[in-house]
Context: one part of a larger RNA
RNA sequence: UUGGGCGUAAAGGGCGCGCAGGCGGUCAUGCAAGUCAGUUGUGAAAUCCCCUGGCUUACCCAGGGAACUGCUUCUGAAACUGCAUGACUUGAGUCCGGGAGAGGAGAGUGGAAUUCCCAGUGGAGCGGUGGAAUGCGUAGAUAUUGGGAGGAACACCAGUGGCGAAGGCGGCUCUCUGGACCGGUACUGACGCUGAGGCGCGAAAGCUAGGGGAGCAAACAGGAUUAGAUACCCUGGUAGUCCUAGCCGUAAACGAUGGGCACUUGGUGUUGCGGGUAUUGACCCCUGCAGUGCCGGAGCUAACGCGAUAAGUGCCCCGCCUGGGGAGUACGGUCGCAAGGCUGAAACUC
Numbered sequence: 001u002u003g004g005g006c007g008u009a010a011a012g013g014g015c016g017c018g019c020a021g022g023c024g025g026u027c028a029u030g031c032a033a034g035u036c037a038g039u040u041g042u043g044a045a046a047u048c049c050c051c052u053g054g055c056u057u058a059c060c061c062a063g064g065g066a067a068c069u070g071c072u073u074c075u076g077a078a079a080c081u082g083c084a085u086g087a088c089u090u091g092a093g094u095c096c097g098g099g100a101g102a103g104g105a106g107a108g109u110g111g112a113a114u115u116c117c118c119a120g121u122g123g124a125g126c127g128g129u130g131g132a133a134u135g136c137g138u139a140g141a142u143a144u145u146g147g148g149a150g151g152a153a154c155a156c157c158a159g160u161g162g163c164g165a166a167g168g169c170g171g172c173u174c175u176c177u178g179g180a181c182c183g184g185u186a187c188u189g190a191c192g193c194u195g196a197g198g199c200g201c202g203a204a205a206g207c208u209a210g211g212g213g214a215g216c217a218a219a220c221a222g223g224a225u226u227a228g229a230u231a232c233c234c235u236g237g238u239a240g241u242c243c244u245a246g247c248c249g250u251a252a253a254c255g256a257u258g259g260g261c262a263c264u265u266g267g268u269g270u271u272g273c274g275g276g277u278a279u280u281g282a283c284c285c286c287u288g289c290a291g292u293g294c295c296g297g298a299g300c301u302a303a304c305g306c307g308a309u310a311a312g313u314g315c316c317c318c319g320c321c322u323g324g325g326g327a328g329u330a331c332g333g334u335c336g337c338a339a340g341g342c343u344g345a346a347a348c349u350c
Stems, first nucleotide, its partner, number of pairs: 004321003007304002012318001014201004021194003025088007033081002035077004041071002049065006091191001092188003095184004103177007110154001115149007125136002162169002206247006215241002220236004258317006266295011299306002323350003332343004
């Protein structure tokens, strides 16, 4: 390479947008590049294969044929692919009418709670644990009442509920703004799918500068425990956690399951929108579309399990795997302020 694979055995890129490329709906006409048929030239000889012959046979040798699966000339075919032209509406999109949503950004604002400060009451403990101690407290703590400051997070609602491409998103209000869904079927007329490179987004931690700092809390200190205890438990506590601007670019970034389209028995919840039936009405019942769960048939699977949200049946495009260790290391390149990221071996060894 061929082939076989990627939920859990090695293997789906963290996610999107998208240039090139690959692939691509229905009908008609034309062209004839691919394709197909015939034909022309060529495809050296030997070899391989078939037939015949020569060495007493065979090996070997000679003659003839076939073949050399390729390239090419010309003529023809027009189903399929392609190209050109015209047309179509079901793919895709636009428009109109709706309702749903923690989708995003900015500004403002609310209450509970923790902590701190001031004042009142009060007077000996509080706190903490398995039990204690460190710690706090007669300079008046804890408790309780009133007032104030400040930061961070939003109980109940809350739901295998919703939204988002993923990361992720949850008090309330306003402004700006993205997407999806349902119904109508007015418009465009294949405008589509995927996507190497590229560009953008990307939890937490970490980094730079400036703010902020209530609670929590790496590091650190002390008290315990213990043989020891650089831990688990306790008392403290700094970075950090928060905001602004910039960087980093990783993760069990997981459904450990790439994206798109089509097809394939069912049952039962739930969310959004619609139709029918019915009612005074909300329900209920039947049904369509889009999402989100559970169970399960065929089929698939090594099994577990998956099972219209497929891991079933097919097609298109991308990414990735090829025994364990060495190693996601070394070297080189590239990106980064750094930490480090991306790319990524070999010797050797089992």
A computed fold for a 350-nucleotide part of an RNA from a metagenome, annotated as small-subunit ribosomal RNA, central domain. It matches the Rfam family "Bacterial small subunit ribosomal RNA".